[in-house]
Context: one part of a larger RNA
Molecule: small-subunit ribosomal RNA, central domain
Organism: marine sediment metagenome
RNA sequence: UUGCAGUUAAAAAGUUCGUAGUUGGAUUUGGGGGCAGCCCGAGCGGUCCGCCGAGAGGCGAGCACUGCCCGGGCGCCCUUCCUCUCGGAGGCCCCGUCUGCUCUUUGUUGCAGUGGGCGGGAGAUUCGGGACGUUUACUUUGAACAAAUUAGAGUGUUCCAAGCAGGCCGGUGCUUGAAUACGUUAGCAUGGAAUAAUGGAAUAGGACGCCGGUCCUAUUUUGUUGGUUUUCGGGUCCGGUGUCAUGGUUAAUAGGGACAGUUGGGGGCAUUCGUAUUCAAUUGUCAGAGGUGAAAUUCUUAGAUUUAUGGAAGACGAACUACUGCGAAAGCAUUUGCCAAGGAUGUUUUCGUUAAUCAGGAACGAAAGUUGGGGGUUCGAAGACGAUCAGAUACCGUCGUAGUCCCAACCAUAAACUAUGCCGGCUAGGGAUCGGCGGGCGUCGGGCGCGACCCCGUCGGCACCUUAGGAGAAAUCAAAGCCUUUGGGUUCCGGGGGGAGUAUGGUCGCAAGGCUGAAACUU
Numbered sequence: 001u002u003g004c005a006g007u008u009a010a011a012a013a014g015u016u017c018g019u020a021g022u023u024g025g026a027u028u029u030g031g032g033g034g035c036a037g038c039c040c041g042a043g044c045g046g047u048c049c050g051c052c053g054a055g056a057g058g059c060g061a062g063c064a065c066u067g068c069c070c071g072g073g074c075g076c077c078c079u080u081c082c083u084c085u086c087g088g089a090g091g092c093c094c095c096g097u098c099u100g101c102u103c104u105u106u107g108u109u110g111c112a113g114u115g116g117g118c119g120g121g122a123g124a125u126u127c128g129g130g131a132c133g134u135u136u137a138c139u140u141u142g143a144a145c146a147a148a149u150u151a152g153a154g155u156g157u158u159c160c161a162a163g164c165a166g167g168c169c170g171g172u173g174c175u176u177g178a179a180u181a182c183g184u185u186a187g188c189a190u191g192g193a194a195u196a197a198u199g200g201a202a203u204a205g206g207a208c209g210c211c212g213g214u215c216c217u218a219u220u221u222u223g224u225u226g227g228u229u230u231u232c233g234g235g236u237c238c239g240g241u242g243u244c245a246u247g248g249u250u251a252a253u254a255g256g257g258a259c260a261g262u263u264g265g266g267g268g269c270a271u272u273c274g275u276a277u278u279c280a281a282u283u284g285u286c287a288g289a290g291g292u293g294a295a296a297u298u299c300u301u302a303g304a305u306u307u308a309u310g311g312a313a314g315a316c317g318a319a320c321u322a323c324u325g326c327g328a329a330a331g332c333a334u335u336u337g338c339c340a341a342g343g344a345u346g347u348u349u350u351c352g353u354u355a356a357u358c359a360g361g362a363a364c365g366a367a368a369g370u371u372g373g374g375g376g377u378u379c380g381a382a383g384a385c386g387a388u389c390a391g392a393u394a395c396c397g398u399c400g401u402a403g404u405c406c407c408a409a410c411c412a413u414a415a416a417c418u419a420u421g422c423c424g425g426c427u428a429g430g431g432a433u434c435g436g437c438g439g440g441c442g443u444c445g446g447g448c449g450c451g452a453c454c455c456c457g458u459c460g461g462c463a464c465c466u467u468a469g470g471a472g473a474a475a476u477c478a479a480a481g482c483c484u485u486u487g488g489g490u491u492c493c494g495g496g497g498g499g500a501g502u503a504u505g506g507u508c509g510c511a512a513g514g515c516u517g518a519a520a521c522u523u
Stems, first nucleotide, its partner, number of pairs: 004494001006492001007475002012491001014364004021357003026249001031079005037074005043068005048062001049060004083131007093121010103110001135197003138192002141189002150181002154164002166175003206244008215235003254354001255351003259346002262343002267339004273317002277313003281309002284306001288299002325332002369410006379403001383399004421490003425482002428466003433461008442453004470477002496523003505516004
């Protein structure tokens, strides 16, 4: 590993990107024909043998001989090359020629048989030399691999556990054992060529010939020795020419890119609007107003609360607002403009494996918090007070600092939840809805280009309903199904409760703290 789990029992990193790693679509020698080859097996026969029988015939057996037919395996040939080359060895086959014997013929005449010699050829076997060869994984067989142990053969330790002994004749003596298997990975040799990688010819430095040249080399033979130059042989490089079916697989309901009309409360910057709140000013009126379960703290003839008029400030963006949209998540809602980006759809567009998931690493990341500026309307931790109460350091009320808002920088955590990783395939019915596209009776509108409704289909979303052939401990779930009939790919993570996300160490942070992260002990 086979072979556990991860919605709720312990558990999927908040989210995306991404390197190493792991995994990775289909496709290329398969099909047909022949063999007078070999091996094995089945069937039907014949001969031989035995038995029964007077005979006809019947039955049976086989290391016996053999015919036909069928099946299987191997090998060979063709379509369709198995490396090439040189040398040696023995053997087989074919052709030509010479020559014996037998047979035959009128006759060395011959599609005859059987020997010998010579020459040539083809393809196998084996040995050796040379030139070059895609490389592995996998698998087969073999060699090799201590003994003891294990499995296991033989053997009357009296049986057995053991042991490697023993047995026979009994007078010399003779004689059998002490097997065999297993021995994984690596290594060696060997057959196979499915599967999985890998390589080759695209700016042809491609393959195979031929011709010419350049450079290097030096074995024979020219009577001998030495020198030089050719020829020839082997190699390097260059040029020309010819041949090749000359050489680019397909275009994945894989992926990327381009294009088209769209779509969205996606992002950034600027701009604009709205009421409310609070405040200040002016204004009208007059005794209360606030607030509560009831009150009080509080404000109020210096006119509170309330009315009206314009104004300022800073927040916020109601109703429309939904089982609707967009975004990787966090998140996102006044108008308009600008900027870049995204998804889905459409496509007889393009590239051609570019992909999936991801240690380390990186970006983003609500709220709270931190630092420095700005701003401070509302609300409001801390704090003050009034109540309540046995007490109230709370719930209720009146104030109110930090904060809440913006800019610049940190922090990196949440019940960051769908408590459900990502990619791919399959398995079931339905009606809505959002976006695109295609099609269609009809209705409405109008500046008859068209648009909005309505219907059908099709991709892609957010969800829902009904069922369960499936799953589950159940709740429930179209995924949480396709799991003991267990293997699609890949990442993270859990192993009783506490101690404890603590201590310690490391690292990050201004800090708060974050990440990593135990043990003793207890139960």